Predicted 3D model of a 75-nucleotide RNA (Glycine riboswitch aptamer) from Robertmurraya korlensis. Its Rfam family is "Glycine riboswitch aptamer". About the family: This family represents the bacterial glycine riboswitch.
[in-house]
RNA sequence: GAGCGGCUUCUGGAGAGAUCGCAUAAUGCGACGCCGAAGGGUUCACAAUCUCAGGCAAAAGGACAGAAGAGUAAA
Numbered sequence: 001g002a003g004c005g006g007c008u009u010c011u012g013g014a015g016a017g018a019u020c021g022c023a024u025a026a027u028g029c030g031a032c033g034c035c036g037a038a039g040g041g042u043u044c045a046c047a048a049u050c051u052c053a054g055g056c057a058a059a060a061g062g063a064c065a066g067a068a069g070a071g072u073a074a075a
Base pairs, nucleotide, nucleotide: 007069008068009067010066011065012064017032019031020030021029022028033056034055035054039052040050041049042048
């Protein structure tokens, strides 16, 4: 000295049953039906695909995108 990646904060952020039974949306168990944009698997890689996990009112989460900040390495 100062990026990329990563980290922190803010903003935006899709899809799919507020399904049924036990009792009640969350949660636990069971049944059937679905989603892919945390992650993970298949693949040389991408696309595509699987749905193990996760999710299917809101909340939370959320790939990705924008802005700001701190810190750190090489040349």